The part of an RNA shown here (large-subunit ribosomal RNA, domain II) has 680 nucleotides and comes from a bioreactor metagenome.
[in-house]
Context: one part of a larger RNA
RNA sequence: GCCGGCGAGUUACGGUAUGCAGCAAGGUUAAGGAGUUCCGCUCCGGAGCCGUAGGGAAACCGAGUCUGAAUAGGGCGAUUUAGUUGCAUGUCGUAGACCCGAAACCGAGCGAUCUAUCCAUGGCCAGGCUGAAGCGCGGCUAAUCCCGCGUGAAAGGCCGAACCAGCUGGUGUUGAAAAACCUUCGGAUGAGCUGUGGAUAGCGGUGAAACGCCAAUCGAGCUCGGAGAUAGCUGGUUCUCCCCGAAAUAGCUUUAGGGCUAGCCUCAGGCGAUAAGUCAUGGAGGUAGAGCACUGGAUGGGCUAGGGGGCCUACAAGCCUACCGCACUCAACCAAACUCCGAAUGCCGUGACUCGUACCCUGGGAGUCGGACUGCGGGAGAUAAGUUUCGUAGUCGAGAGGGAUUCAGCCCAGACCGACGGCUAAGGUCCCCAAACUGAGCUAAGUGGGAAAGGAUGUGGAACGGCUUAGACAACCAGGAGGUUGGCUUAGAAGCAGCCAUCCUUGAAACAACGCGUAACAGCGGACUGGUCGAGCUGUUCUGCGCCGAUGAUCCAACGGGGCUUAAGCUCAGUACCGAAGCCUCGGAUUCCCUUAUGGGAAUGGUAGGGGAGCGUUCCGCGCUAGGCUGAAGCCAGACCGUGAGGACUGGUGGACGAAGCGGAAGUGCGAAUGCCGGC
Numbered sequence: 001g002c003c004g005g006c007g008a009g010u011u012a013c014g015g016u017a018u019g020c021a022g023c024a025a026g027g028u029u030a031a032g033g034a035g036u037u038c039c040g041c042u043c044c045g046g047a048g049c050c051g052u053a054g055g056g057a058a059a060c061c062g063a064g065u066c067u068g069a070a071u072a073g074g075g076c077g078a079u080u081u082a083g084u085u086g087c088a089u090g091u092c093g094u095a096g097a098c099c100c101g102a103a104a105c106c107g108a109g110c111g112a113u114c115u116a117u118c119c120a121u122g123g124c125c126a127g128g129c130u131g132a133a134g135c136g137c138g139g140c141u142a143a144u145c146c147c148g149c150g151u152g153a154a155a156g157g158c159c160g161a162a163c164c165a166g167c168u169g170g171u172g173u174u175g176a177a178a179a180a181c182c183u184u185c186g187g188a189u190g191a192g193c194u195g196u197g198g199a200u201a202g203c204g205g206u207g208a209a210a211c212g213c214c215a216a217u218c219g220a221g222c223u224c225g226g227a228g229a230u231a232g233c234u235g236g237u238u239c240u241c242c243c244c245g246a247a248a249u250a251g252c253u254u255u256a257g258g259g260c261u262a263g264c265c266u267c268a269g270g271c272g273a274u275a276a277g278u279c280a281u282g283g284a285g286g287u288a289g290a291g292c293a294c295u296g297g298a299u300g301g302g303c304u305a306g307g308g309g310g311c312c313u314a315c316a317a318g319c320c321u322a323c324c325g326c327a328c329u330c331a332a333c334c335a336a337a338c339u340c341c342g343a344a345u346g347c348c349g350u351g352a353c354u355c356g357u358a359c360c361c362u363g364g365g366a367g368u369c370g371g372a373c374u375g376c377g378g379g380a381g382a383u384a385a386g387u388u389u390c391g392u393a394g395u396c397g398a399g400a401g402g403g404a405u406u407c408a409g410c411c412c413a414g415a416c417c418g419a420c421g422g423c424u425a426a427g428g429u430c431c432c433c434a435a436a437c438u439g440a441g442c443u444a445a446g447u448g449g450g451a452a453a454g455g456a457u458g459u460g461g462a463a464c465g466g467c468u469u470a471g472a473c474a475a476c477c478a479g480g481a482g483g484u485u486g487g488c489u490u491a492g493a494a495g496c497a498g499c500c501a502u503c504c505u506u507g508a509a510a511c512a513a514c515g516c517g518u519a520a521c522a523g524c525g526g527a528c529u530g531g532u533c534g535a536g537c538u539g540u541u542c543u544g545c546g547c548c549g550a551u552g553a554u555c556c557a558a559c560g561g562g563g564c565u566u567a568a569g570c571u572c573a574g575u576a577c578c579g580a581a582g583c584c585u586c587g588g589a590u591u592c593c594c595u596u597a598u599g600g601g602a603a604u605g606g607u608a609g610g611g612g613a614g615c616g617u618u619c620c621g622c623g624c625u626a627g628g629c630u631g632a633a634g635c636c637a638g639a640c641c642g643u644g645a646g647g648a649c650u651g652g653u654g655g656a657c658g659a660a661g662c663g664g665a666a667g668u669g670c671g672a673a674u675g676c677c678g679g680c
Base pairs, nucleotide, nucleotide: 001680002679003678004677005676006675011095012094013093014092015091016090017089018088019087020086021085022084023083026050027049028048032044033043034042035041036040054061055060064076065075066074067073098236099235101233105226106225107224108223109222110221116200117199118198119197120196121195122194123193124192125190127159128158129157130155134151135150136149137148138147139146163187164186169182170181171180202218204214205213206212239614240613241612242611243610244609249262250261251260252259253258263368264367265365266364267363268362269361270360276354277353278352279351280350281349282348283347289341290339291338295335296334297333299331300330301329302328306324307323308321309320310319311318371396372395373394374393375392376391377390378389379388380387401412402411403410416588417587418586419585421584422583423582427578428577429576430562431561432560436575437574438573439572440571441570442569448564454548455547458545459544460543461542462541463540464539465538466537467536475532476531477530478529479528481505482504483503486500487499488498511526514525515524516523589604590603591602592601593600594599615669617666618665619664620663621662622661627657634653635652636651637650638649640647641646
């Protein structure tokens, strides 16, 4: 891991509701007893309990009573009578109370054969090195001290085996081993190592102290018991079909992943014109928008109190001001906590219509209290987030099907079952891949098939200007002069460093010069004019589709792919077709409604959850039944029946039991619980 077996809402006693049954203003016995029996049943037993009257804390009173001074008012009652005892089912309470699961707590015991420390008694430490004190001798001295040589053998001394330990690296890591092996390293006469016997015990011991160790277990050992501790937590919870079908909200909560009540679901009973929608009509309101009349904000102008600065001045006063500026005024603005105004929706009432009980009341049973995304209206945030928090609608949740390549929450559409029939929705119709053509235009970027500010003689459309056969625009040819090198400045300044001025003449035209250039001149263009040419040229604005802006990490990789360019891209128009579990057609099922001889209509996605109807297993009663060695149960196979759980039949196997039917009672249905036991 698979297979098989086992494996979870039970039982007792109470409460409550419903169903059925008995009796009924009553209902019922309990313990116990008697009788009779295989279990068991019958009878007796009225103690007690519930009901028949309530009110009051009570005394107490009583269809009333309590409060109260009250014959007041008010509260609870009566005037309207149904209960009670069983059985069954739903649910609640008390019990382990659906099952498995702690970490822990407490009690009584068992442990120091491991290990910690201690006590008693034994054992062990190859070999080598160093050479303290003391002592001897010698030297020295007056004598000590001191020095030298020798002797000696001390030391938590040195090196290093056994022994003890465990520093480094490697191996090992389902190991050879639940701590080792290899290498390397520390101690090795000591606070040394070790044998045997003994001591200390868990609210404790022991600890050169690491919360270390106390039998592979230690922030409190192990065993058994309290014990089925408790677990607002996780997991699991076993047959079928049918009907309805949620919630992820509010308030409160040592509450936030748990509860309680309400909301929303279901079932039963009751009520009987109440619900919802549309239209009409009557209302309340201060949002969107708008506005500036209030409250505030805020820009410019005018006017101006006041202030600053200047002038004047002995003081006072006065004058000026390209300074600041209240108020007022003009113009143009802003506001969730501004409003002179003010919708659409929504909400409340009334009437009609549609619909047909959907509303409401009482009671039984729930589940839900983590919601998610999308559109719209806001707040928070950064006018960030697959962010967060409200409102509103939808979908998912609990919803399958088609589309969006893939994709709970987007688009279309709500799956009772069957059909090798038809029509459509979204979306599509070149191939993958079902289905397409016609007309008009646009795009050249593979734009389509990712992106901004910004940029650009891309290209299509529209509008409005200017110039133009008295010849425009472009190109080419020619001219582009004189006073004059204007004046100033300057070393120079001659159109062209800078400042000032910017005239006059000739003329078709020509600037006291628009650029390049020179040290300054020169020189080259430009404006401007003529000629050649001969028909359009040149701007501004709006707009369609494109271009640039455009950089990422394995590999094309920003159409699903192939591939597509008068399209297989985009825009407009048209006509077909494809396309779903939608709709239609045919057949069938169930529920409800209406009709009734027939028949017709509607509904039937579904998690939590409520309700209904069934299948099957074991045992019991009818039942020592029917049946059965001429073959029971069980097992194997099969194309049969039933919506399903399941049920027949036939054959084989098997070798002794045992249905159906009607009832009853449960150790009553397994795929999951890192389930338990077994097999492989």
Source information: Its Rfam family is "Bacterial large subunit ribosomal RNA".